Description
Predicted 3D model of a 507-nucleotide part of an RNA (large-subunit ribosomal RNA, domain I) from an uncultured Rhodocyclaceae bacterium. It matches the Rfam family "Bacterial large subunit ribosomal RNA".

Context: one part of a larger RNA
RNA sequence: UGCAUGUGGUGGAUGCCUUGGCGAUCACAGGCGAUGAAGGACGUGCAAGCCUGCGAAAAGCGGGGGGGAGCUGGCAAUGAAGCUUUGAUCCCCCGAUAUCCGAAUGGGGAAACCCACCUCGUAAGAGGUAUCCCAAUCUGAAUACAUAGGAUUGGGAGGCGAACCCGGUGAACUGAAACAUCUAAGUAGCCGGAGGAAAAUAAAUCAACCGAGAUUCCCCAAGUAGUGGCGAGCGAACGGGGAGCAGCCUGCUAGUGAUAGCGGAAUGGUUAAUGGAACGGAAUGGAAAGUCCGGCCGUAGUGGGUGAUAGCCCCGUACAUGAAAACCAAUCCGUGGUACUAAGUUAGCGAAAAGUAGGGCGGGGCACGUGAAACCUUGUCUGAACAUGGGGGGACCAUCCUCCAAGGCUAAAUACUCGUGAUCGACCGAUAGUGAACCAGUACCGUGAGGGAAAGGCGAAAAGAACCCCGGGAGGGGAGUGAAAUAGAACCUGAAACCGCAUGCAU
Numbered sequence: 001u002g003c004a005u006g007u008g009g010u011g012g013a014u015g016c017c018u019u020g021g022c023g024a025u026c027a028c029a030g031g032c033g034a035u036g037a038a039g040g041a042c043g044u045g046c047a048a049g050c051c052u053g054c055g056a057a058a059a060g061c062g063g064g065g066g067g068g069a070g071c072u073g074g075c076a077a078u079g080a081a082g083c084u085u086u087g088a089u090c091c092c093c094c095g096a097u098a099u100c101c102g103a104a105u106g107g108g109g110a111a112a113c114c115c116a117c118c119u120c121g122u123a124a125g126a127g128g129u130a131u132c133c134c135a136a137u138c139u140g141a142a143u144a145c146a147u148a149g150g151a152u153u154g155g156g157a158g159g160c161g162a163a164c165c166c167g168g169u170g171a172a173c174u175g176a177a178a179c180a181u182c183u184a185a186g187u188a189g190c191c192g193g194a195g196g197a198a199a200a201u202a203a204a205u206c207a208a209c210c211g212a213g214a215u216u217c218c219c220c221a222a223g224u225a226g227u228g229g230c231g232a233g234c235g236a237a238c239g240g241g242g243a244g245c246a247g248c249c250u251g252c253u254a255g256u257g258a259u260a261g262c263g264g265a266a267u268g269g270u271u272a273a274u275g276g277a278a279c280g281g282a283a284u285g286g287a288a289a290g291u292c293c294g295g296c297c298g299u300a301g302u303g304g305g306u307g308a309u310a311g312c313c314c315c316g317u318a319c320a321u322g323a324a325a326a327c328c329a330a331u332c333c334g335u336g337g338u339a340c341u342a343a344g345u346u347a348g349c350g351a352a353a354a355g356u357a358g359g360g361c362g363g364g365g366c367a368c369g370u371g372a373a374a375c376c377u378u379g380u381c382u383g384a385a386c387a388u389g390g391g392g393g394g395a396c397c398a399u400c401c402u403c404c405a406a407g408g409c410u411a412a413a414u415a416c417u418c419g420u421g422a423u424c425g426a427c428c429g430a431u432a433g434u435g436a437a438c439c440a441g442u443a444c445c446g447u448g449a450g451g452g453a454a455a456g457g458c459g460a461a462a463a464g465a466a467c468c469c470c471g472g473g474a475g476g477g478g479a480g481u482g483a484a485a486u487a488g489a490a491c492c493u494g495a496a497a498c499c500g501c502a503u504g505c506a507u
Base pairs, nucleotide, nucleotide: 001506002505003504004503005502006501007500008499009498015492016457017456020428021427022425023424024423025422026421027420028419029417030416031160032159039101040100041099042055043054044053046079047078049075050074051073061095062094063093064092065091066090070083071082072081106115107114108113116129117128118127119126120125131157132156133155134154135153136152137151138150139149164195165193166192167191168190169189175182179229205212206211216243217242218241219240220239226234227233247409248408249407251349252348253347254346255345256344261335262334263333264332265331267329268328269327270326271325273321274320275319279294280293281292282291295312296311297301303315304314305313358382359381360380361379362378363377364376365375368394389404390403391402392401393400444451445450464491467478468477469476470475
């Protein structure tokens, strides 16, 4: 030095575990905000920090309900001081308070800061003062009437939010094996707006000489007919089957009489809860729920916990019951402007949509790229008819059929999930599963936009090792705890690489 055996160190794989994720189903909810949101800053405890809660009334205050023995949130013990059967802590409901920033709104501003004015008040302090829009009132120029403008009062808006929806605007990479029409794609992005859904919707629709009868969504028709540098690609409709179905309004006159809203009642539901069956023994073991013996309950043998695997030990579960208060739903009762006007309904009379339809030029949308290109839309120029009328039936004409544009409203079937509750998984199990199981969008990096980790496990219980010894300490040896300490906090298991020690063999 090598090989082998044994025994250690290092290391943290593997196994087991799960507080966290991922994906679904059902139900709910689908908004919050000038009564100041979302999100923050700074404070707040007997004791320093962080998290959580809360706001100078500051881990809290008042009221109502539940509950019933301990309590003063967590990391996280310890000490101190207290509260509590005169019912605390805790849970639910309703209130009060709610600093400063933030739409931020008195003015300013380098967010959490600086500086004002007015009214009330002795003071402390309280309230008000942004902009835009709408309405009313008062004023009021050039300029006579007026108008613009100004002021006051009242009402509304503003900002945030995951996706879904409608509208406006609108790429490129890419594909075409290059590239320009084309594609990607009306996608991404940006902007505006709304709702719990939105949009669409009651035929100037289709059909085909038979007929159907608003819209939306799904399945088929069908990758068909078409379209297309007829390339790449794009891609219907008719018709059929389902889901779900709902139809209406307008101006005038006359009649009738009561929608919404508000109040109440009972009912149902949500937001705390309450009751809730049935087991003992023996041996093993540190521990019994496993084994053995003998029982019991079950509208409950889902699940979790307990010192190993528990229907009967605990929490629960099935089932049954329950609300002072708040909210939700539909029903009923009452009230409800008052006839000058407005909902509904009945009758009569009316009205029944013009710079529109259509056309020219240039575009866009339709599966349809200008094509034989209808249809819809419109920047521009034009421009009818009036139901004896007009639109459509894919150039166009006739016949025939069908519908009635240029006003408006409309539930459901459909889309989505920031979120709440319940349940589930031939989903993951710490290099996986969210980036994040752990104080993570943290530490850290970057001027910034932005990027973005690592990091789980002693034990049943801390019983977390008193005391002694070596040592400056770290660490270790005894002692003690424990079933186990090679479970000792650098803590379950503890692979490999890598490094020792002992022994044997070889050199």